[in-house]
Context: one part of a larger RNA
RNA sequence: GGCAUGCGGUGGAUGCCUUGGCGGCGGGAGGCGACGAAGGGCGUGGUAAGCUGCGAUAAGCCCCGGGGAGCCGCAAACAGGCGUUGAUCCGGGGAUGCCCGAAUGGGGAAACCUGGCUGGUCGUAAGACCAGUCGCCGCCGAAAGGCGGUGCGAUACCGGGGGAAGUGAAACAUCUCAGUACCCCGAGGAAAAGAAAUCAAAACGAGAUUCCCUGAGUAGCGGCGAGCGAAAGGGGAGGAGCCUAAACCAGCGCAAUGCUCAAGCCCGUGGGCGUUGUUGCGCUGGGGUUGUGGGGCGCAACCGGGCGGGGCCACGGACCCGCCGGGAAGUUACAAAUCCUCUACUUAGCCGAAGUGCCUGGGAUGGCACGCCAGAGAGGGUGACAGCCCCGUAGGCGAAAAGUAGAGGACUUCCUGGGUUGCGACCCCGAGUACCGCGGGACCCGUGGAAUCCUGCGGGAAUCAGGGGGGACCACCCUCCAAGGCUAAAUACUACCCGCCGUCCGAUAGUGCACUAGUACCGUGAGGGAAAGGUGAAAAGAACCCCGGAAGGGGAGUGAAAUAGAACCUGAAACCGCAUGCCU
Numbered sequence: 001g002g003c004a005u006g007c008g009g010u011g012g013a014u015g016c017c018u019u020g021g022c023g024g025c026g027g028g029a030g031g032c033g034a035c036g037a038a039g040g041g042c043g044u045g046g047u048a049a050g051c052u053g054c055g056a057u058a059a060g061c062c063c064c065g066g067g068g069a070g071c072c073g074c075a076a077a078c079a080g081g082c083g084u085u086g087a088u089c090c091g092g093g094g095a096u097g098c099c100c101g102a103a104u105g106g107g108g109a110a111a112c113c114u115g116g117c118u119g120g121u122c123g124u125a126a127g128a129c130c131a132g133u134c135g136c137c138g139c140c141g142a143a144a145g146g147c148g149g150u151g152c153g154a155u156a157c158c159g160g161g162g163g164a165a166g167u168g169a170a171a172c173a174u175c176u177c178a179g180u181a182c183c184c185c186g187a188g189g190a191a192a193a194g195a196a197a198u199c200a201a202a203a204c205g206a207g208a209u210u211c212c213c214u215g216a217g218u219a220g221c222g223g224c225g226a227g228c229g230a231a232a233g234g235g236g237a238g239g240a241g242c243c244u245a246a247a248c249c250a251g252c253g254c255a256a257u258g259c260u261c262a263a264g265c266c267c268g269u270g271g272g273c274g275u276u277g278u279u280g281c282g283c284u285g286g287g288g289u290u291g292u293g294g295g296g297c298g299c300a301a302c303c304g305g306g307c308g309g310g311g312c313c314a315c316g317g318a319c320c321c322g323c324c325g326g327g328a329a330g331u332u333a334c335a336a337a338u339c340c341u342c343u344a345c346u347u348a349g350c351c352g353a354a355g356u357g358c359c360u361g362g363g364a365u366g367g368c369a370c371g372c373c374a375g376a377g378a379g380g381g382u383g384a385c386a387g388c389c390c391c392g393u394a395g396g397c398g399a400a401a402a403g404u405a406g407a408g409g410a411c412u413u414c415c416u417g418g419g420u421u422g423c424g425a426c427c428c429c430g431a432g433u434a435c436c437g438c439g440g441g442a443c444c445c446g447u448g449g450a451a452u453c454c455u456g457c458g459g460g461a462a463u464c465a466g467g468g469g470g471g472a473c474c475a476c477c478c479u480c481c482a483a484g485g486c487u488a489a490a491u492a493c494u495a496c497c498c499g500c501c502g503u504c505c506g507a508u509a510g511u512g513c514a515c516u517a518g519u520a521c522c523g524u525g526a527g528g529g530a531a532a533g534g535u536g537a538a539a540a541g542a543a544c545c546c547c548g549g550a551a552g553g554g555g556a557g558u559g560a561a562a563u564a565g566a567a568c569c570u571g572a573a574a575c576c577g578c579a580u581g582c583c584u
């Protein structure tokens, strides 16, 4: 020096564990914000660095409810306090809430600087301080002023405006990727769409939209390459239909026009008035909403509760308004708001069955013996494995306050107050629209025979004897009424809350983070981004003695165990020692 064995050191693998993750299902909730949010800065504790809480009333203040013996957060200790006159704690409501931040008096290099006005405190004053108020944009308004908006949020879902390339085509340009990624705007708990100018097929058809299955990788499109790719129909989920514009009538306002006993003042008769009238525009109310065309207006016919009032006057008729009675409907569209009662649920909670003895052991939940409960043998904890020890579980119960939903009532609205039918080619039925041309885009459709939908430029209709569609176009036929609007449900998503589940992970795994983690640290910055869990059942965390300056160690003591001693469960290997044996 090597090899081997044993015993140690170092190291932190492995096993076991889990407070944390991952994936999913169901339910809830789907917003917060000028009443100042989200997110921060700085403070705040007797001692207080971090986290948490809170805000100058600062680990807190008030009220109500729950709860019932302890409490002053993580987190020990000392000091000092609080609590059965009910604390701590849990839930509901409220108060306070510095500074920054949409940030909003002005400024600004966020958390700072500095003003005006009103009121106040201190001060002789200068001045300081406190409370309130003063941004911009939009709408209404003559103004004063009032109302609304602003920003954030899950990187999700939705609508809209813009809109790539890598790639594929085995190159590449049309094409594809893809209207994807990405950017911007906007909205909601969903959004969008939606009540036929739809589809269809030749018929006695269907009947808003959305979503799923199918039709179907079909019909088609396509350097007919790569590739892209419907619809009707059928089966399901769900189910709901409405309001306007116009014609016409009335009132009001403005303008024009008109004084001749005019026209006109609802009609008839008589009387009376005559700036009342007429036309245009606007506003309000009535009317009206359809495709077997609908509506208006005029005429005619039929049906229609009662009372009162109205117009220039009287009478009659018609009309209008109000009241009573009768009937109907309603808060997601069809008009719209609020309150009361009850019920259910949510936000704290409460009740809740049944086991003892012996043995082993540090410890009984183990073994043995004999019992018991079960609408409860889910799960967790407890000194080893517990239905009967604890928390719970099955099953029941519970709210002063706030919220949500449902029902009923109040309430509101509508009908009766008009309706139906027939006749009349008198009026209306959404215009720079439809449609056409040119240039594009969207559709399965790449310009094609190219319909349909959208529109940048130009041209430019019709009102039912009208107009659109049925894949060029024309005829016949069928079908439907554009150019205004609203509309639940079935559908999409999950930051957040609750419950539950897993042939998911178990600390180099699982989130980047089981721990003061988006922390420490790195970077000018955008940004990048860790490591780090485990004594023991219980601190019983080692009094006291000894060596040592200490660290550390030896005794003693605790404990079942201290080679469980805090650098703490187990404690592999590399690596380093000590002892012994063998070899050189």
Base pairs, nucleotide, nucleotide: 001583002582003581004580005579006578007577008576009575015569016534017533020505021504022502023501024500025499026498027497028496029494030493031152032151039100040099041098042055043054044053046078047077050074051073061094062093063092064091065090066089070082071081072080105114106113107112115134116133117132118131119130120129121128122127135150136149137148138147139146140145157188158186159185160184161183162182168175172223198206199205210237211236212235213234214233220228221227241486242485243484244430248286249285250284251283252282253281254280255279256278257277264273265272266317267316268315269314270313271312291464293429294428295427296426297424298423299422300421301420302419303418305324306323307322308321309320310319325416326415327414328413329412330411338410339409340408341407342406343405344404345403346402347401349397350396351395355370356369357368358367359366371388372387373377379391380390381389435459436458437457438456439455440454441453442452445471466481467480468479469478470477521528522527541568544555545554546553547552
The part of an RNA shown here (large-subunit ribosomal RNA, domain I) has 584 nucleotides and comes from Pseudothermotoga caldifontis. The coordinates come from a structure-prediction model, not an experiment, and the mean pLDDT is 84.